Predicted 3D model of an 85-nucleotide RNA (Glycine riboswitch aptamer) from a bovine gut metagenome.
[in-house]
RNA sequence: CGCUCUGGAGAAGCCCGGGUCUCACCGGGUGCCGAAGGUGCAAGGCCGGUUUCCCGGCUAAUCUCUCAGGCAAAAGGACAGAGUG
Numbered sequence: 001c002g003c004u005c006u007g008g009a010g011a012a013g014c015c016c017g018g019g020u021c022u023c024a025c026c027g028g029g030u031g032c033c034g035a036a037g038g039u040g041c042a043a044g045g046c047c048g049g050u051u052u053c054c055c056g057g058c059u060a061a062u063c064u065c066u067c068a069g070g071c072a073a074a075a076g077g078a079c080a081g082a083g084u085g
Base pairs, nucleotide, nucleotide: 001085002084003083004082005081006080007079012030014029015028016027017026018025031071032070033069037067038065040063044059045058046057047056048055049054
């Protein structure tokens, strides 16, 4: 790192139209969520230039943004535990 099992949060079953037995689905509208993925950033660390000073580059998250995704159930789900290759 992969696979299997288990646990696993948040937020409108929103409104209008289409569709449909209903749900799903499509378009539009507003309100929200952060834990698939993605964006951005600090100290410190590392490296370079330079060498008592300074400059530049690289680098994180459950933080941040909300692009994507999500807002009954189902599915998904960061992360954790167990087993295993």
It matches the Rfam family "Glycine riboswitch aptamer". Gene Ontology term of the family: glycine biosynthetic process. The coordinates come from a structure-prediction model, not an experiment, and the mean pLDDT is 81.